A computed fold for a 1442-nucleotide RNA from a metagenome, annotated as small-subunit ribosomal RNA.
[in-house]
RNA sequence: CAGAACGAACGCUGGCGGCAUGCUUUACACAUGCAAGUCGAACGAGUUUAUUUUAAGCUUGCUUAAAUUAAAUUAGUGGCAAACGGGUGAGUAACACGUGGGAAUCUACCCAUCAGUACGGAAUAACUUUUGGAAACAAAAGCUAAUACCGUAUAUUCUCUACGGAGGAAAGAUUUAUCGCUGAUGAAUGAGCCCGCGCUAGAUUAGGUAGUUGGUGGGGUAAUAGCCUACCAAGCCAAAGAUCUAUAGCUGGUCUGAGAGGAUGAUCAGCCACACUGGGACUUAGACACGGCCCAGACUCCUACGGGAGGCAGCAGUGAGGAAUAUUUGACAAUGGGCGAAAGCCUGAUCAAGCAAUGCCGCGUGAGUGAUGAAAGCCUUAGGGUUGUAAAGCUCUUUUAGCAGGGAAGAUAAUGACGUUACCUGCAGAAAAAGCCCCGGCUAACUCCGUGCCAGCAGCCGCGGUAAUACGGAGGGGGCUAGUGUUGUUCGGAUUUACUGGGCGUAAAGGGCGCGUAGGUGGUUAGAUAAGUUAGUAGUGAAAUCCCGGAGCUUAACUUCGGAACUGCUUCUAAAACUAUUUAACUAGAGUAUGGUAGAGGGUAACAGAAUUCCUAGUGUAGAGGUGAAAUUCUUAGAUAUUAGGAGGAAUACCAAUAGCGAAAGCAGUUACCUGGGCCAUUACUGACACUAAGGCGCGAAAGCGUGGGGAGCAAACAGGAUUAGAUACCCUGGUAGUCCACGCAGUAAACGAUGAGUGCUAGACGUUGGAAUUAUUUUUCAGCCUCGUAGCUAACGCAUUAAGCACUCCGCCUGGGGAGUACGAUCGCAAGAUUAAAACUCAAAGGAAUUGACGGGGGCCUGCACAAGCGGUGGAGCAUGCGGUUUAAUUCGAUGAUACGCGAAAAACCUUACCAACCCUUGACAUGUUAGUCGCGGAGAGUAGAGAUGCACUCCUUCAGUUCGGCUGGACUAAACACAGGUGUUGCACGGCUGUCGUCAGCUCGUGUCGUGAGAUGUUGGGUUAAGUCCCGCAACGAGCGCAACCCCUACUUUUAUUUGCCAUCAGGUCAUGCUGGGAACUAUAAAAGAACUGCUAGUGUAAGCUAGAGGAAGGUGGGGACGAUGUCAAGUCAUCAUGGCCCUUAUGGGUUGGGCUACACGCGUGCUACAAUGGUGAUUACAGAGAGACGCAAUACGGCGACGUGGAGCAAAUCUUUAAAAAUCAUCUCAGUUCGGAUUGGACUCUGAAACUCGAGUCCAUGAAGCCGGAAUCGCUAGUAAUCGCGGAUCAGAAUGCCGCGGUGAAUACGUUCCCAGGCCUUGUACACACUGCCCGUCACGCCAUGGGAGUUGGUAUUACCCGAAGCUGGUGAGCUAACCGUAAGGAGGCAGCCAACCACGGUAAGAUUAGCGACUAGGGUGAAGUCGGAACAAGGUAG
Repeated sequence: CAGAACGAACGCUGGCGGCAUGCUUUACACAUGCAAGUCGAACGAGUUUAUUUUAAGCUUGCUUAAAUUAAAUUAGUGGCAAACGGGUGAGUAACACGUGGGAAUCUACCCAUCAGUACGGAAUAACUUUUGGAAACAAAAGCUAAUACCGUAUAUUCUCUACGGAGGAAAGAUUUAUCGCUGAUGAAUGAGCCCGCGCUAGAUUAGGUAGUUGGUGGGGUAAUAGCCUACCAAGCCAAAGAUCUAUAGCUGGUCUGAGAGGAUGAUCAGCCACACUGGGACUUAGACACGGCCCAGACUCCUACGGGAGGCAGCAGUGAGGAAUAUUUGACAAUGGGCGAAAGCCUGAUCAAGCAAUGCCGCGUGAGUGAUGAAAGCCUUAGGGUUGUAAAGCUCUUUUAGCAGGGAAGAUAAUGACGUUACCUGCAGAAAAAGCCCCGGCUAACUCCGUGCCAGCAGCCGCGGUAAUACGGAGGGGGCUAGUGUUGUUCGGAUUUACUGGGCGUAAAGGGCGCGUAGGUGGUUAGAUAAGUUAGUAGUGAAAUCCCGGAGCUUAACUUCGGAACUGCUUCUAAAACUAUUUAACUAGAGUAUGGUAGAGGGUAACAGAAUUCCUAGUGUAGAGGUGAAAUUCUUAGAUAUUAGGAGGAAUACCAAUAGCGAAAGCAGUUACCUGGGCCAUUACUGACACUAAGGCGCGAAAGCGUGGGGAGCAAACAGGAUUAGAUACCCUGGUAGUCCACGCAGUAAACGAUGAGUGCUAGACGUUGGAAUUAUUUUUCAGCCUCGUAGCUAACGCAUUAAGCACUCCGCCUGGGGAGUACGAUCGCAAGAUUAAAACUCAAAGGAAUUGACGGGGGCCUGCACAAGCGGUGGAGCAUGCGGUUUAAUUCGAUGAUACGCGAAAAACCUUACCAACCCUUGACAUGUUAGUCGCGGAGAGUAGAGAUGCACUCCUUCAGUUCGGCUGGACUAAACACAGGUGUUGCACGGCUGUCGUCAGCUCGUGUCGUGAGAUGUUGGGUUAAGUCCCGCAACGAGCGCAACCCCUACUUUUAUUUGCCAUCAGGUCAUGCUGGGAACUAUAAAAGAACUGCUAGUGUAAGCUAGAGGAAGGUGGGGACGAUGUCAAGUCAUCAUGGCCCUUAUGGGUUGGGCUACACGCGUGCUACAAUGGUGAUUACAGAGAGACGCAAUACGGCGACGUGGAGCAAAUCUUUAAAAAUCAUCUCAGUUCGGAUUGGACUCUGAAACUCGAGUCCAUGAAGCCGGAAUCGCUAGUAAUCGCGGAUCAGAAUGCCGCGGUGAAUACGUUCCCAGGCCUUGUACACACUGCCCGUCACGCCAUGGGAGUUGGUAUUACCCGAAGCUGGUGAGCUAACCGUAAGGAGGCAGCCAACCACGGUAAGAUUAGCGACUAGGGUGAAGUCGGAACAAGGUAG
């Protein structure tokens, strides 16, 4: 990450219908309308209309007035309702909710039953008048009614009671049928109260509580109760988490999940709480009351400033907030509610409609046929492929939408908002109806173009730096579909908190160790009980939901019926195995007694010897000490050394060990005393007394702290000396705390076996300590301590009777890395600090074990001109040559440690040539194709313009090939226009090929088998041996391949064959001389074929391979050289040899010409040549090579020139001729000098090549005669025909080598050996490396950003305590003021009201601390950031082990 879900939101898109759902945010503020009324059959009164009657007026049919009757209506009194219905979730962690129980209660309307409904009275609103006020409204006087109010009577029953008694009702209305009213009982319904259990997080909240817990008396309530009050007692709650803080309405259910669980509490349903905020009561059956009242507060509105009004968390709607959530609709038709006798009225409950793809469900956007596989698009290997039967075309259909007509059910009599309803029928026409996301892997689906670490993508890994299936576009494809994708959230995957179902040796994780409390767990036998447990009965577990089976809408969603289920709680009965409780016993666990036994177990005291240091004295003299080397230091004032004596402190050599003891830390001279524990043996006793262990208590290395001692040695800090770039270090010389003792504190360590304690079980072997038994072979056994090892376990390493195995019990601990064992808080501490212990933020890893490599200033073995031993050089000089740098118009380009630099280049004066300047050309210098023309081209000459390329005009030579004889074919040239040519332009990091290097090093692999979970290992390692992974032996390996070696070439020896141009021994001839000639085939040589060398033979040694010595042999142990280069490494080199993808230029980055440049020159480097001289120079004399080359050539002999060379030219296309002379050698001379060394440089004169030697060739002669006297640090080559030295030839080439490639001549020295430097091979070891040590990586500082801590303080919130104030209200007291009903002999009384006082109390105020949040100058550490600074701490022995 893939799945499912959502009251969702956002992007793009949008046809229809059904059913649902729709402020999750500010319990923020609200304009406007509506949401609770009804009853005239309780009452008086008013108004309107009408009837009838009367009166008055006159306009004689109207008006007014009065009465009567009827109807309608209503402000008020009165009754009932308004406590329901509707909304919201702020508060609440609570008997609030859920579930199951309980007793001390009330209950209007409704139902049932019983009893009653008698007699009186006094007021009051409305109304009228007056008054006040802006208004809201209010006051006074007067009139009136009731089912309003009051009294009396009665009391079946009811209440109280001291059991004598006392108290307590009623209402009527009316068209005569009912509706009411009162008392009481019962039922139903609803409500109140109490209890068990369940119900979020935090202990960095551990103590809380004074009406608190209980009792008694009193009060109070419908009712129990500290509910309230007085007194008494001191209780009550709490580690099974009280109190405090934070968060939160609870539930049925919903989502997810295999389940267990986890998350959630919208819609629907049950309960609770709330109604602007706080307090309060009134009324009532019921409220402390959403659309009631009073008070306080905030806010809004009206006002005449005096005073008033208000509460949408009802339905719509508005503003604000927000990512975001609808109409100021219709109707009471249905369902239900209120009132009423009823008609009926009211009902934003409700039923409907409207808006929204917000969700679920259903349907459609057409169907069939149609290949020339149309056009177009895209791709292409250019052939084709694909979109694709897709389209067009032809033939059909009409769902939905549209138009027209008909038309239900919902309504049992009437009544239909919905309703242009659902549904049915007809009509027209494919007509009006498809998008979104994705295509690198996970994950279904690929290509082109553009872009070029940019733009961008991204859920994770990651993609993009010129060939991007990952960005953007396109074509194609995949997925879903009226939607689709993104974002957010929840569960899942995640066994990643593990009950189901995890772990702790090394990955995170065993407490440093013990004692022990609570708690948890617990041996054997029997009885009892029945709490747990098991089985059943009964009650409950609301409905809805989920599941199963039906039914109804055309289907489905949806609705509905029945069943099952609701895993729970309670009740009763039964059982008695297990756990538990209890009773009685037992001895195997545990403990006690007795006898032995080992021990650095602990404490105190005393003593001992060796050593260091110091002091005194003696001997003695110049150093000692220390180090890698030194110095600081000590010492002639006598050190070090040595002898004797003394002082003092600390530690106890040898024994000594893989040993012993202890719980751990830890314990080591000897002796004495005190003392803990263990082990073994024997019998006896107790009788589960046991195990573990949260808190708690104790012990606890070193360092450290306090007080007082002590102080020899050692030694942080510190000082000095060294080292070093530095050296606050490592090393050295000193040296103080400390180390030691006593008494306290501290309480941590890699306190480690990185392994908690206990019990039982599960192969063995060797060793060792302490006991016991048996025996004299030694064996057995108990308790310890090591090393191996089977099963088993483990990721592996490993563990393995001392488990990390198999099980049980208890405790501790872990949950990615960093931040961080840190901050804050708390506790402890004298302090240092310890314990407990987060978060923000940040990363996609961090980590373990093992593997293969690579690496190591790790180890072992081995090899190499690697070192060493030698010889000669380079580095110093001059010159040559290449490179860098610089310069320049250009100094073309490439190669750059080894593995560039006398390299590409086996030849830059022009050309080459790629560079520069100038001037020319544009289908082009070169190729192919088309058309037209010509028949040629080409060469030579001279003319003209030009620097030339080139152009113009002319003369001469030449007059294409084939042929079927056709301008037929081919070829050539010219012209034109296009396709194209061309490019030493770019990319060697796109490539092929070729090459360098490790390295001619001995390695690199495979098949099968075996081992391992695997990466991988084995083979290939080991013991020998070799130049060699060469061979032998051994071996879980057996074989094989590429490499090694051999096969190939040259060379060294021999034989055979052959005999010219080579050879000439023998024979003959000839010459001054010469194989010159005949001839020969012996020798040399040539060049073909063979042979020869194999550790084959001998000796020694060894298992063998082999090694050593010897013989023979031309050659001896790969005889010497060459060619030959494994798998791979270095993105090594080359796009400028060639080839080639992509990109770029196309009157130029192509082509041509002339001139210049590549040859520059302060300088640096590489490679060479020549020298510095006597092993030499010069002169003279004179022998001996090999291998090559030669016609645009090599050139003899001869002549000229001092010479380079010239003239002339025999011979030779070569074993025939030429080059060709070899040089070092030998002899003479010079005699140590800047020389008779050295030859640079320069002047002059020449030669040769070549169109042409100025830039810029080589050579010759004469003259000149520089540096240089053997070369610093450093560095190169070479092991035998080698180094060194000497000359010769060739390629390139007109000319031009000190370079390169070859050839021969002369011809050494040294190798003890592998310690060291370098490189390599094998084995092993460590690793934090894998781009592989040019690796990795740490910290400070500087800068940017982020979050956090501290912080003088400051601004809010919350709760608490104390005190002050005390609205309204209830209660109590008072009540001299006022007072209708009752009593009253009329005075008054009873009762009531106002007022006043008191207690309680909301808001408010003061003070105090507590807690929490925001801000805060400054400050601290942390995190993070491609290329900053300083060092170099760690990883290898990391260079001082960490």
The sequence is in RNAcentral, with records from SILVA.